RNA sequence: GCUGCCGUAGCUCAGUGGUAGAGCGCACGACUCUUGAUCGUGUGGUCGCGGGUUCGAUCCCCGCCGGUGGCC
Numbered sequence: 001g002c003u004g005c006c007g008u009a010g011c012u013c014a015g016u017g018g019u020a021g022a023g024c025g026c027a028c029g030a031c032u033c034u035u036g037a038u039c040g041u042g043u044g045g046u047c048g049c050g051g052g053u054u055c056g057a058u059c060c061c062c063g064c065c066g067g068u069g070g071c072c
Stems, first nucleotide, its partner, number of pairs: 001071007010024004018055001025043006048064005
C1' cells in the first nucleotide's frame, strides 16, 4: 500500500428497513443468624463519527476513526 471481518447497555453478544433486546452486572426488597445462592421489582444506549438514499436507517451506499486477520 491492497483487502476481509468487527464497532449496539458497565461486560459478553442478539437484532439485515418500521420508535433496540437477552444474559451477566448494579440498586432495592423477600428469604437467611450473617454472607452466598435463589426469587421479585427496578436500572440501563446520541446503535464509533460525518454525509447520502428512503415517508422512515442499528440495518442500504460513500468517506473517516478504532480493533483484528490475510496479501505484498

The RNA shown here (transfer RNA) has 72 nucleotides and comes from a Pseudomonadota bacterium. It matches the Rfam family "tRNA". It is annotated as a transfer RNA.